[in-house]
Context: one part of a larger RNA
RNA sequence: GGAUGAACGCUGGCGGCGUGCCUAACACAUGCAAGUCGAGCGAACCCUUCGGGGUGAGCGGCGGACGGGUGAGUAACGCGUGAAUAACCUGACCCGAAGAGGGGGAUAACACCUGGAAACAAGUGCUAAUACCGCAUAAGACCACGAACCGGCAUCGGAAAGGGGUCAAAGGAGAAAUCCGCUUUGGGAGGGGUUCGCGUCCCAUUAGGUAGUUGGUGAGGUAACGGCCCACCAAGCCGACGAUGGGUAGCCGAGCUGAGAGGCUGAUCGGCCACACUGGAACUGAGACACGGUCCAGACUCCUACGGGAGGCAGCAGCGGGGAAUAUUGGGCAAUGGGCGCAAGCCUGACCCAGCAACGCCGCGUGAGGGAAGAAGGUUUUCGGAUUGUAAACCUCUGUCGCAGGGGACGAAGGAAGUGACGGUACCCUGUAAGAAAGCCCCGGCUAACUACGUGCCAGCAGCCGCGGUAAUACGUAGGUGGCAAGCGUUGUCC
Repeated sequence: GGAUGAACGCUGGCGGCGUGCCUAACACAUGCAAGUCGAGCGAACCCUUCGGGGUGAGCGGCGGACGGGUGAGUAACGCGUGAAUAACCUGACCCGAAGAGGGGGAUAACACCUGGAAACAAGUGCUAAUACCGCAUAAGACCACGAACCGGCAUCGGAAAGGGGUCAAAGGAGAAAUCCGCUUUGGGAGGGGUUCGCGUCCCAUUAGGUAGUUGGUGAGGUAACGGCCCACCAAGCCGACGAUGGGUAGCCGAGCUGAGAGGCUGAUCGGCCACACUGGAACUGAGACACGGUCCAGACUCCUACGGGAGGCAGCAGCGGGGAAUAUUGGGCAAUGGGCGCAAGCCUGACCCAGCAACGCCGCGUGAGGGAAGAAGGUUUUCGGAUUGUAAACCUCUGUCGCAGGGGACGAAGGAAGUGACGGUACCCUGUAAGAAAGCCCCGGCUAACUACGUGCCAGCAGCCGCGGUAAUACGUAGGUGGCAAGCGUUGUCC
């Protein structure tokens, strides 16, 4: 000098765009943040012009694995980069092939009843389905076998006549056409799992570490390879090219600085990972070992009829606490995007906006021109003057900004119509009036800028050198000067 998620002191006019708990991954009152489908189903209730329309509990489907938050843990194939998968999975979407025949038994809701303070639970009886289960069919898939074949990358991969075994399905809307779905299968797109090469902080005042440890055989498990798990066998495996241990830390694209090489950082935005009160576990599912799901244990808080129950803001606001320090319990789904739905639409604290904060960057303003009797006042003085200083007054002008009145958007895109939270905002026109709007730091040298008074090694200053003990340009005040300016200084941190 540059930079900052900054803080502190003094000061503070406006606008645009950004940014805003870095500390206690501390504890949380309250509201909201994930629902939707009646065109899957039965029953109930309400309205009805008797055509139909509506409501919400339940069964069922899809979604709740996305989106949003945080950085605790992690020195690791976690991340980055480049490969591999001949060891794998993939709902919804796209393209192609083939199909949907005929049956069955339940169960919630509901009714009755029982227990309980509640949370909730048990029993009996009834009922439906795109819920559940056999049978048929099998283009096809899978399993074991299998003449001849092709290929490669070690284990192998592909294809295959043939006969054998196993495996499907659901309907709904419409007057209909048809549409939305269903089942099996091949391919694709996108997504994911796994493996490997290389890179990835400090300490050797951490030198040895390791028993599922290293390898093999077999079996199990997984979507899949594998000590992933198990039985048996062998005795290996890692390490000064730093094992093991300890400390610290999410990683990257990037950001800051620097001529570069490099150094430092990892806020906002984007990608990946990990976590969801703490620890553990599985269920469902295409996908989770699941933030606003379940179970168990623990700590904490709350309710209780003392028998037993309920909860999880590291979602958006907000509260307490901690701290030098960080915002509203706001508006809207109008746009973009997401879930569900044929759609209308519903939901969406994602998002779009508004509010607060000079926290940052950028822009604008606090007036412009003229004006010497060089006024008054202040300061100083050698008492002549000098300086503040064209500065003011005064004259002319302008209207950014402010105030008032009038007009008034783009953002809205879908075949038309309709649809704007922001917002009567931005912007435009008219009127008005210089009216509301300047401070902070410094002035010994480094370093731009000097005098007077007070003080007298005191009070104090100070980044370094150093000032102050009676004329201090270095302390305090005043006048003046210099620098920057809605900011200016100080402190912390990095280059």

A computed fold for a 495-nucleotide part of an RNA from an uncultured bacterium, annotated as small-subunit ribosomal RNA, 5' domain. It matches the Rfam family "Bacterial small subunit ribosomal RNA". The coordinates come from a structure-prediction model, not an experiment, and the mean pLDDT is 85.